[in-house]
Bacterial RNase P class A from Mariprofundus sp., 382 nucleotides, folded computationally. Its Rfam family is "Bacterial RNase P class A". It is annotated as a ribozyme. Its mean pLDDT, the model's own confidence on a scale to 100, is 78.

Formats: sequence, structure tokens, C1' cells
RNA sequence: GGAGUGGCCUGGAUAGUCGCGUCGGGCGCUUGCGUCCGCCGAGGAAAGUCCGGGCUGCAUAGGACGAGACGCCGGCUAACGGCCGGUAGGGGCGACCCUGGGAAAGUGCCACAGAGAAUAACCGCCAGCCGCUAUUUCGGUAGUCGCUGGUAAGGGUGAAAAGGUGCGGUAAGAGCGCACCGCCCGGCCUGGUAACAGGCCGGGGCUUAGGUAAACCCCGUCUGCAGCAAGGCCAAAUAGGGAAGCGCCAAGCGUGGUCCACGUUUGCUUCCGGGUAGGCUGCUCGAGCCUGUCAGCAAUGGCAGGCCUAGAUGAAUGACCAUUGCCCCUUUUUGGUAACGAUUGGGGGACACAAAACCCGGCUUACAGGGCCACUCCGUAU
Repeated sequence: GGAGUGGCCUGGAUAGUCGCGUCGGGCGCUUGCGUCCGCCGAGGAAAGUCCGGGCUGCAUAGGACGAGACGCCGGCUAACGGCCGGUAGGGGCGACCCUGGGAAAGUGCCACAGAGAAUAACCGCCAGCCGCUAUUUCGGUAGUCGCUGGUAAGGGUGAAAAGGUGCGGUAAGAGCGCACCGCCCGGCCUGGUAACAGGCCGGGGCUUAGGUAAACCCCGUCUGCAGCAAGGCCAAAUAGGGAAGCGCCAAGCGUGGUCCACGUUUGCUUCCGGGUAGGCUGCUCGAGCCUGUCAGCAAUGGCAGGCCUAGAUGAAUGACCAUUGCCCCUUUUUGGUAACGAUUGGGGGACACAAAACCCGGCUUACAGGGCCACUCCGUAU
């Protein structure tokens, strides 16, 4: 200097003239308003509505089945499908990144290519038979077409084709035999909380042809439902309305489905007709934020001190002008091989994603420009 990996911050500022909202205070007053002053007033994602909760209601709310979610080990947390650390497998030269129960309970699927993808034989190798050619010391030998049989070592197809290397053996081959590995089963030891890692012993020619469970399935753990348009209060108004059928031993009803349990009571279905769209509350002091310190690899937690930072309800925080941080183009001078850096002047732009609506913890997605930290690889110079 270049190329990368992981993480973090910012994304406007100043001044002026007008204009907003909640709350607090003063004054006035027609008690509902006016006016003046003051504090505060959009996000890192407010977004998606994907997870987890707080809270509210059903409601006295238990069990089983079913359904759904998650899935290595340990820790954090209110909890989680989140985060942190570790471990195994895989990718990358590397910093780092991705993934995680079970295929030996069973069923299913694996396109195309290929002979064959769960009863293998295309090319090839070997043997035999018939024919042909050549040769012959006339016993045979070599080659070749076809057929029959053997073979799975070599080659090809493919993501994947019956474990690997070597020696022997064979007509040619093959764990066919052996040696060393690998793999599988069983037992034990050491380290570790554990997942797991390392090692030893015995057995197996190899439980084995492979992959796939975000296929069905099996195993383990967890799970009531609905949601602030939840819910509560006040005011106002109407018609605590009418008709028909079933039912009233028992059935029915009770906030996902079925059954049981428990509770409760006359209910269920259809049709006709009427009133209510208003106000207040829930509504912001929180699993809150900041600083320091201690413990911990970390996530995070303890302790001490400090702070109060929207609460609207057709929905407030805006408009204009100027300067400027910043960005783009160009230019003076200068450094440099270049990219580019510093510097001078001029012109243009005011630029990213984007807006609370009960609150919080996560995840995912979007983001012009600018900046910072740590680490890896390559090149060069000293």
C1' cells in the first nucleotide's frame, strides 16, 4: 500500500421569522376559554407482525388424548425458536463462517446419466465349444467371429456403485487368505460438570452396499384461549320486544378440537322489529436509562451514585430564509509509479432507510454518505 473478516458509532449543526401538542405556573374571566412564561416532545430500526412475556378477560380451572413448536452440551434471562461459551461435522490459505436428537423400529423417495441406485454386468479379464486364418518338429501354438459359463480386481456413467494399501493365491478374480489401517459390537482406564477427546483389551471378515427425517415416522422437552379494537366506569336512549319449532327423566351452556372431571341453569334454532357509534379511564416510573466499581472467558449479574426523557385520538414536533459540517464536478500548488492525499478558488446538492398509538426482551428486513476498533492474507521498503 492492496484485498478481506468480525464488531461499533453517526447520518446533521447554528441563527432568525412565524406556527404546533401534553403538562406546570401567573393573569384575566362569560368557568369555558383567552393570553403570557417554563420543562419536555419520534427510531436504530418506530417497519415486518416472526417468536417470548408483562397486563386484561373467560374463570372455580384439573386430567387424558389429539394438535403444534423446539431438538449436541453447559450457562444467561421474566421467558424464548433468543444470546454467550464449549464441542462434533463441513467450507475457507487464514481471520472467520455454516450446520447439529434418531437411518441399527418401520414405511417411502433418490431426477437425468448409467448394465445396474436395495436379487447388478456396458466395455473389459478368464475358460470351454464350433468355424476361419497363419504356423508347425503334425503332438500342437497364436489370433479372430459367434455362443455358453465364470468374474467384479481394471475402465466408463453418476452426488453416490458392495471399505483402503500391500503380499500371496486363482483359469481370471474377489476378505478368498494374511499383514497394517479403517469401520462395527462389547468392556475398561484417563481428562472434562457435560457434549466429547485420548488410550487399552476382546470379538467381527465387516450386523455394511450409500444418501434423505425443513419425507411420513420414533424419542425427549415444552404449550389453556383470546387480545388494549383486551377490559373498566359514566352519561344517554329504546321495546328487560314479538312469533314459530324442538326440548324440559335429561339434555344444554361454560373463549381452539374430543373425552372425563368440576361449576351452572332452563335451554337451543329460525324469522320480524328497535336502541347504542358519546365521554372518562386503561395510557406511561419501567424485567427503565446513565456513570463508576466488583465477579465472570463472555452473555450477564451484584453494589454505589445520578436521571425522569411523547402520550396524541382524524391523530402534535412543521414551514421559509441564510450560513455551515458533509457529498459531487472542476481548478491552483505540492507529494506520489499509480490509486490517491494535502492545499487554493469556483459551481452544484441539502441529498440514506424511514414515523409512536398498551408496554418490554429478541429475531428478520431496509439504509446515500462519513468515521472508529481489533484481526487475517498478499506485496514492497527499512